A computed fold for a 417-nucleotide RNA from a bacterium, annotated as Bacterial RNase P class A. Of the family's consensus pairs, 95% are formed in the model. A source record names the gene rnpB. RNAcentral holds the sequence, with entries from ENA.
RNA sequence: UGCGUCGGUCGGACCGCCGCGCUGUGCCACGUGCGCAGUGAGGAAAGUCCGAACACCACAGGGCGCCGUGCUUCCUAACGGGAAGGACCGGACGUCGGUCCGGGACGGCAAGUGCAACAGAAAACAAACCGGCCGAUGGCCCCUCGGGGCACAGGUCAAGGGUGAAAUGGUGGGGUAAGAGCCCACCGGCGCGACGGGCAACCGUCGCGGCCAGGCAAACCCCACGGGGUGCAAAGCCAAGCAGCGCCGGCUUUCGGCGUCCGGUUCUUCCGGGCUCCGGGAAUGAGCGGCCCGCUCAACGGCGCGGGUAGGCUGCUAGAGGCCGCCGGCGACGGCGGUCCCAGAUAGAUGGCGGUCCCGUUUCGGCACUCGCGACGCCGGAGCGGACAGAAUUCGGCUUACAGACCGACGCAUCGC
Numbered sequence: 001u002g003c004g005u006c007g008g009u010c011g012g013a014c015c016g017c018c019g020c021g022c023u024g025u026g027c028c029a030c031g032u033g034c035g036c037a038g039u040g041a042g043g044a045a046a047g048u049c050c051g052a053a054c055a056c057c058a059c060a061g062g063g064c065g066c067c068g069u070g071c072u073u074c075c076u077a078a079c080g081g082g083a084a085g086g087a088c089c090g091g092a093c094g095u096c097g098g099u100c101c102g103g104g105a106c107g108g109c110a111a112g113u114g115c116a117a118c119a120g121a122a123a124a125c126a127a128a129c130c131g132g133c134c135g136a137u138g139g140c141c142c143c144u145c146g147g148g149g150c151a152c153a154g155g156u157c158a159a160g161g162g163u164g165a166a167a168u169g170g171u172g173g174g175g176u177a178a179g180a181g182c183c184c185a186c187c188g189g190c191g192c193g194a195c196g197g198g199c200a201a202c203c204g205u206c207g208c209g210g211c212c213a214g215g216c217a218a219a220c221c222c223c224a225c226g227g228g229g230u231g232c233a234a235a236g237c238c239a240a241g242c243a244g245c246g247c248c249g250g251c252u253u254u255c256g257g258c259g260u261c262c263g264g265u266u267c268u269u270c271c272g273g274g275c276u277c278c279g280g281g282a283a284u285g286a287g288c289g290g291c292c293c294g295c296u297c298a299a300c301g302g303c304g305c306g307g308g309u310a311g312g313c314u315g316c317u318a319g320a321g322g323c324c325g326c327c328g329g330c331g332a333c334g335g336c337g338g339u340c341c342c343a344g345a346u347a348g349a350u351g352g353c354g355g356u357c358c359c360g361u362u363u364c365g366g367c368a369c370u371c372g373c374g375a376c377g378c379c380g381g382a383g384c385g386g387a388c389a390g391a392a393u394u395c396g397g398c399u400u401a402c403a404g405a406c407c408g409a410c411g412c413a414u415c416g417c
Stems, first nucleotide, its partner, number of pairs: 001413010012357007020040008028031001042388001046399002049397005054231004066227005071085005086106001088103006107222002112220002114216002129161002131157004137153002139150004169187006188212002190209008235314004244305006252282006259275006284298005321340008358386010
């Protein structure tokens, strides 16, 4: 310098004009008005997968069932998240002691039950198709009666062939009719025990046991731990219109005139009030079986009540909050101090246009190098491109998408010293 892996940071900048939401403030022609100022998306705002806060509903206690999680320790409000470590698997390097990098549902199949297509003899208290050995025992044959032979029954092997994703420790010896952990030595595995290291998972050493035990728990199941439901369209408050209910009015009132009574005055006149009658105006209907009085109901009008729709307000954005410093810790993270305020729309504001710059790329021109040309390099012009994506109660994670730029660690290659 280049390439690769892993981790982290950022993810266009500035200016002008126009426009939008929210907050504050000023003004008035009080309109969801205008002016001014401030502020206005993300690392994932996404998927809505996990965990919480918050809200409402449900809930004596115990058991069964169901669901989730699953190496250990730690972090955290919590988690299926994270950190560190362990065992296993894969890769690279190696001086064969190991080192480095990566991976993930990593409790139990040696508690029980179950499953394993096809192929294969056999898929789990193993098994004999091709094949090998024996033939002790029974059978047959021969015989010099001691025995010998045949390989029919039968016993046996898992070494070889062959099947399959997977075939039941290895080597050697003994043993046996032939054999087999049947027995023995060593090696390997597993289990148990002791000791040592580690908080632990686990690791190391030694001893004991022929125990040799295959796979699948993302099969039932067993063990341990955890788990009520629904989500801000939660929930609370105010509350048009319509409908419902209650009370009141409706169920009488007013003007003019004659007469009469009472009071003031007191003979008359005049004034005020009550009653009968007559006329006029306003005023809906029905029931109490004919009429009157009276009562009641309804239309209608007024007032009120509870629930509550439209609509409005709260919830609503100051929070397990951001940034900086110091301290503790391998780390995730924690503690202390300082400082900052950082969107709240409701059919949903956060945008559009123009210019300059930046980055990448294509092309053209020039310069430099060169004997010349070309490439690389430098300068300039023009064109094209600059991602993924957008809040909707909030927070912690995970996952997924993403043009490009930068930083760090490690590995490899090359060059220089």
Its mean pLDDT, the model's own confidence on a scale to 100, is 76. Its Rfam family is "Bacterial RNase P class A". About the family: Ribonuclease P (RNase P) is a ubiquitous endoribonuclease, found in archaea, bacteria and eukarya as well as chloroplasts and mitochondria.